A computed fold for a 108-nucleotide RNA from Halalkalibacter okhensis, annotated as Glycine riboswitch aptamer. Of the family's consensus pairs, 91% are formed in the model. Model confidence (mean pLDDT): 78 of 100.

[in-house]
RNA sequence: AUGAGAAUAAGGGGAGAGCUUGCGAAUGGUGCAACGCCGAAGGAGCAAGUAUUUAGAUAAUGUGUUAUCGAUACGAAUCUCUCAGGCAAAAAAGACUCUUAUUUGACG
Numbered sequence: 001a002u003g004a005g006a007a008u009a010a011g012g013g014g015a016g017a018g019c020u021u022g023c024g025a026a027u028g029g030u031g032c033a034a035c036g037c038c039g040a041a042g043g044a045g046c047a048a049g050u051a052u053u054u055a056g057a058u059a060a061u062g063u064g065u066u067a068u069c070g071a072u073a074c075g076a077a078u079c080u081c082u083c084a085g086g087c088a089a090a091a092a093a094g095a096c097u098c099u100u101a102u103u104u105g106a107c108g
Base pairs, nucleotide, nucleotide: 005104006103007102008101009100010099011098012097013096018035020034021033022032023031036087037086038085042083043081044080045079049074050073051072052071053070056069057068058067059066060065
C1' cells in the first nucleotide's frame, strides 16, 4: 500500500393488523376496560446433525468391544408462540437494508 468481512456513529428506505364497542371527553380524538386482530423492537420454542451416556435397555460376541434404541447437552430462521410490543391518519417504534465517516482487518 489492496481492502472480503466485522464493529460503532449519522442520515435515508422500511410491512402487517378495529377511526370496533363502552366509560370519559365534547375547543374531544390523551386515558381506562372489553372483545377482535398483527409480527419485523425485545423475549421464548425446536429439525437435521454433533457430543456424552451401561450407576439405561436389547442384540452379536473372540468377553476386549461393536451396533441399534432410549436419555442428556449443544443446536437456525423472515418458521412457531404472542409474554412484551403494536393495530385510521400523524407521531413514536420497527427486523432488515443502502450511503457516508471512523476503527479493525482476511486474501493477494